Description
The part of an RNA shown here (small-subunit ribosomal RNA, 5' domain) has 474 nucleotides and comes from an uncultured bacterium. The RNAcentral record of the full RNA draws on ENA and SILVA. Its mean pLDDT, the model's own confidence on a scale to 100, is 89. Its Rfam family is "Bacterial small subunit ribosomal RNA". Rfam links the family to the GO terms ribosome and structural constituent of ribosome.
[in-house]
Context: one part of a larger RNA
RNA sequence: AGCGAACGCUGGCGGCAGGCUUAACACAUGCAAGUCGAGCGGAUGUAGCAAUACAUCAGCGGCAGACGGGAGAGUAACACGUGGGAACGUGCCCUUUGGUUCGGAAUAACUCGGGGAAACCCGAGCUAAUACCGGAUAAGCCCUUCGGGGGAAAGAUUUAUCGCCAUUGGAGCGGCCCGCGUCUGAUUAGCUAGUUGGUGAGGUAACGGCUCACCAAGGCGACGAUCAGUAGCUGGUCUGAGAGGAUGAUCAGCCUCACUGGGACUGAGACACGGCCCAGACUCCUACGGGAGGCAGCAGUGGGGAAUAUUGGACAAUGGGCGCAAGCCUGAUCCAGCCAUGCCGCGUGGGUGACGAAGGCCCUAGGGUUGUAAAGCCCUUUCGGCGGGGAAGAUAAUGACGGUACCCGCAGAAGAAGCCCCGGCUAACUUCGUGCCAGCAGCCGCGGUAAUACGAAGGGGGCUAGCGUUGCUC
Numbered sequence: 001a002g003c004g005a006a007c008g009c010u011g012g013c014g015g016c017a018g019g020c021u022u023a024a025c026a027c028a029u030g031c032a033a034g035u036c037g038a039g040c041g042g043a044u045g046u047a048g049c050a051a052u053a054c055a056u057c058a059g060c061g062g063c064a065g066a067c068g069g070g071a072g073a074g075u076a077a078c079a080c081g082u083g084g085g086a087a088c089g090u091g092c093c094c095u096u097u098g099g100u101u102c103g104g105a106a107u108a109a110c111u112c113g114g115g116g117a118a119a120c121c122c123g124a125g126c127u128a129a130u131a132c133c134g135g136a137u138a139a140g141c142c143c144u145u146c147g148g149g150g151g152a153a154a155g156a157u158u159u160a161u162c163g164c165c166a167u168u169g170g171a172g173c174g175g176c177c178c179g180c181g182u183c184u185g186a187u188u189a190g191c192u193a194g195u196u197g198g199u200g201a202g203g204u205a206a207c208g209g210c211u212c213a214c215c216a217a218g219g220c221g222a223c224g225a226u227c228a229g230u231a232g233c234u235g236g237u238c239u240g241a242g243a244g245g246a247u248g249a250u251c252a253g254c255c256u257c258a259c260u261g262g263g264a265c266u267g268a269g270a271c272a273c274g275g276c277c278c279a280g281a282c283u284c285c286u287a288c289g290g291g292a293g294g295c296a297g298c299a300g301u302g303g304g305g306a307a308u309a310u311u312g313g314a315c316a317a318u319g320g321g322c323g324c325a326a327g328c329c330u331g332a333u334c335c336a337g338c339c340a341u342g343c344c345g346c347g348u349g350g351g352u353g354a355c356g357a358a359g360g361c362c363c364u365a366g367g368g369u370u371g372u373a374a375a376g377c378c379c380u381u382u383c384g385g386c387g388g389g390g391a392a393g394a395u396a397a398u399g400a401c402g403g404u405a406c407c408c409g410c411a412g413a414a415g416a417a418g419c420c421c422c423g424g425c426u427a428a429c430u431u432c433g434u435g436c437c438a439g440c441a442g443c444c445g446c447g448g449u450a451a452u453a454c455g456a457a458g459g460g461g462g463c464u465a466g467c468g469u470u471g472c473u474c
Stems, first nucleotide, its partner, number of pairs: 001473003005470005012346006018339002020304001025302003029299003034063003039060002042057006070257003079182007088174003093170002097166004101135004110125006141150003155162002183229003190220003195217008232254004236247004259280005282293004310336001312335003318332001319330004349379004359370004383415001385410005393401001418463005423444003429458005439446002
């Protein structure tokens, strides 16, 4: 000098920021990812004689749920940082070219029947599609032994469009490889069998022992392999004249994880926080046959701890998902609440006022000091209070914040000061009490009858809505 601090005493206001560093301990409750009727059939309701129209809903189907949000357990590694590389993928978006043809069989919903305590499940029958399948066509595309072979589509509507299929290039994003850099221990010295390389094959979006068969016997290591310990990495942050040291909260980039371990499915993308399956521990329901769950999302609870907040408001803005749109969803976000946790600003009044009140304290009893301090007199009104007006943020509409910020007026010095220290280091001294006791203490050291060092008082010094103490770093 600094801090995500804590503790003690004290505490007026505002702005901006920050707020479980410990148990990646366990979680009651609510919310945090939906949306589309302009893909489809149906059900219910309303209006109507009806055709039909409108609204709502479960289901099939599409897109999204791989983003956003959280955490740092693991990881000493191509994880990260930086600079390169070639053998790749890419939904949505932009762009090029071409196409959008003919058919088919099902299935949920629904109806009927049945099982179960429930979760839910089974059988029969009916039906639609932008769901599924086949044929045709193929500029370009893919494979090729260069002969040839292979493969596509979906419609909707308010007639403006929005879509669908193939294909070209791009943007952005992602996967992979490499050079260099990245903690401690040698009281860890040898390590390695898919191990190192080759041939062939498989696999992948893609290169590759990635996997497999065969062949060779290699590969790493004192320039520290292996093993053990510790740890997410970086931009940065703190300190320092710098070099360096320490650190990685908040914000941003990357990585990793989602009760523990394993696995794949779907998909452009996951081996998927609020998806699935299996195993395990734990919790809950049960009719004992069987089921349900995963806050390291936002709040909140218990526990742990020196210690860290509301079961708040709004989608108004920014951004995201879906939708032609209207719009819906959004604990992302924007705000509000709590906390002197920090930084910054402001106030708690200003002027005048005595050879100097009273009181306190000291005293050589003369006086000194508190002290212009108070009172008194003259003023002012920041902040706070009360009354009135009242935004920007929004672009035609839409403002949670918020009757907030800000402006005007009113009253009245009125509502607003503490904490630590005073032996030396170190700025600030006396009296009383105590008597190696009680106690103080960062170091030296104080205290055993006159203690500037303990306790109290008066006085003084320092900082100030804070002041001290403790812990940690330079």